The RNA shown here (Lysine riboswitch aptamer) has 181 nucleotides and comes from Jeotgalibacillus proteolyticus. Its mean pLDDT, the model's own confidence on a scale to 100, is 79. It was read from a public genome assembly, where an Rfam model found it. It matches the Rfam family "Lysine riboswitch aptamer". Rfam's curators write: Riboswitches are metabolite binding domains within certain messenger RNAs that serve as precision sensors for their corresponding targets. Rfam 15.1 lists 3,224 matches to the family in 1,923 species.
[in-house]
Order: sequence, then C1' cells, then structure tokens
RNA sequence: CGAUGGGGUAGAGGAGCAGCUUUUAAGAGUAGGCGGUGUAAGGAUGACAACAAUGAUCACCGGUGAAAGGGCAAGCUGCCGAAAUAAUAGCAUCAGUCGGGGUGUUAUUAUUGGGGUUGUCCUGAACAAGGAUAACACUCUCAUGGCAUAUCAAUUUAUGUUAUGAGGAGCUACAGAUCGU
Repeated sequence: CGAUGGGGUAGAGGAGCAGCUUUUAAGAGUAGGCGGUGUAAGGAUGACAACAAUGAUCACCGGUGAAAGGGCAAGCUGCCGAAAUAAUAGCAUCAGUCGGGGUGUUAUUAUUGGGGUUGUCCUGAACAAGGAUAACACUCUCAUGGCAUAUCAAUUUAUGUUAUGAGGAGCUACAGAUCGU
C1' cells in the first nucleotide's frame, strides 16, 4: 500500500422506531344485573354440561349502570433491524368441560432503508387508529455518468446540482485482526 470479515467502537437519516406513566374524549346511557307487564317454549353451542312452566327467549316500561382494546395531550426511558409482518415449533393463558380459536412470550427462517398520500382487503363501536398489499411522488445512503465551483502535477480531491440503478447482513468515521506485496 492492497485484499478479506453480517469482526470491534462511535455515529447519521426524521412530523424516525418502540416501551412506560399520568390526564382526557369516545366506547355509552351501550353491555350487564334489578323490578314490573305481556307472550309462550326452548334459547344458546362446533359438541356436551349447565339454565328453563318457580316462565327460558323475545318485546315494552322504570330505575341503576360498567369495562377492554384502540385514540388525543404531556412527561420519561431505550434505541437507528430502531422495529414491523408472515410461517413453523415450544411454553403460558382465556370463559363449566373438550375441541377450535384468540392473546402473550421464546426460538428459527424469510421479507421490509424511512415516513407520507391514495385505492383495496382485514381488525375495530367508529368517519379514529392499526395491519397487509399496490401505485405515486418525497427523503436518506452508496455506485456510475453529465454540468458547475474551489483546489490540484493530474477527470486529482471536495462540494453543489442533475440523470440512472440499488437498498440496512447497508452507509460514514476510527482503531485493530489475518493474508499478500
């Protein structure tokens, strides 16, 4: 000096990501349960148990009356595969039991650079919000090419701008390891 490694440390992107706490709106005068009236036999379940003429279910009236998940705002914490999604497997948990399903968590594999808008589908009480997917532009980084400026022995180096392509196992900086000269 060059090459090699998802090696080490520290950083950058931006209404950046995730978590926790508090407040608050909505959920909702809803669900539930209580009382009364009427009706009259099942309602409910994937299946059973349980409930039901001591009146289930349904309808009306009266009074009582929640919660969860998610949202707004503020603060704090951890960070930059932050994190998210999908599949598989394990563990825990959910209402009377089994099944199925849901939820949480761990591991493996795969995909996604980041946020936004719009359409479609799903979740959701929702017109909020979230997830998936596609398109659109924006933005970040790197590579290559054009132009301009400064610099230079030199299309050298740096910056800006523009076009194309790619994407995080990436990019920048620093130190080090191995190998070669």